[in-house]
The RNA shown here (transfer RNA) has 71 nucleotides and comes from Monodelphis domestica. Rfam family: tRNA. It is annotated as a transfer RNA. Lineage of the source: Eukaryota > Metazoa > Sarcopterygii > Didelphinae > Monodelphis. The sequence is in RNAcentral, with records from GtRNAdb and Rfam. Its mean pLDDT, the model's own confidence on a scale to 100, is 81.
RNA sequence: GCAUGGGUGGUUCAGUGGUAGAAUUCUUGCCUGCCACACAGGAGGCCCGGGUUGGAUUCCCGGCCCAUGCA
Numbered sequence: 001g002c003a004u005g006g007g008u009g010g011u012u013c014a015g016u017g018g019u020a021g022a023a024u025u026c027u028u029g030c031c032u033g034c035c036a037c038a039c040a041g042g043a044g045g046c047c048c049g050g051g052u053u054g055g056a057u058u059c060c061c062g063g064c065c066c067a068u069g070c071a
Base pairs, nucleotide, nucleotide: 001070002069003068004067005066006065007064010024011023012022013021025043026042027041028040029039047063048062049061050060051059
């Protein structure tokens, strides 16, 4: 340099053209003699820019970053 795959809460992963879910984390309550566990509630996210669409995290183009392969 070229090709392919990927980028989603603090972390690890789902997901689909109709406003995103789980685990974990943090926090509040409850429980307990205390802690932990369990239970209930809350907080926290679609890499950036543009295009298509009535509507884009999803489709298209470009950029940035990561991984793999080839040279």